Glycine riboswitch aptamer from Phenylobacterium sp. J426, 89 nucleotides, folded computationally.
């Protein structure tokens, strides 16, 4: 001082599933119970996959414990701009 992995920080997009039904409350919202569903916070599990291939990371595939199921809020992953960090040249 470059570049690329990665964590982070701000914006901006961003699915999916009862505004179910009793109960309390008495606007709604929380809260109990029921039974019904979703999967893109996280978990966990199988391995496609990847790698420096001894090992070792490991999914948008399944499970749903946990979250969710008008709006809000959350939200994996996308793009933009920062910031730190190791390698490498």
């Nucleotide at each position: 001082c470059c570049u690329g992995c990665u964590c982070u920080u701000g914006c901006g997009g961003g699915a999916g599933a009862g505004a179910u039904c009793g109960g309390a409350c008495c606007u709604c919202c929380c809260c109990c119970g029921a039974c019904g569903c979703c999967g893109a916070a996280g978990g966990c599990g199988c391995a496609a996959c990847c790698g420096c291939c001894c090992c070792g990371g490991a999914a948008a595939c399944g499970c749903u414990c946990a979250g969710g199921c008008a709006a809000a809020a959350g939200g994996a992953c996308c793009g933009c701009a920062g910031g730190g960090c190791a390698c490498g040249g």
It matches the Rfam family "Glycine riboswitch aptamer". About the family: This family represents the bacterial glycine riboswitch. Lineage of the source: Bacteria > Pseudomonadati > Alphaproteobacteria > Caulobacterales > Phenylobacterium.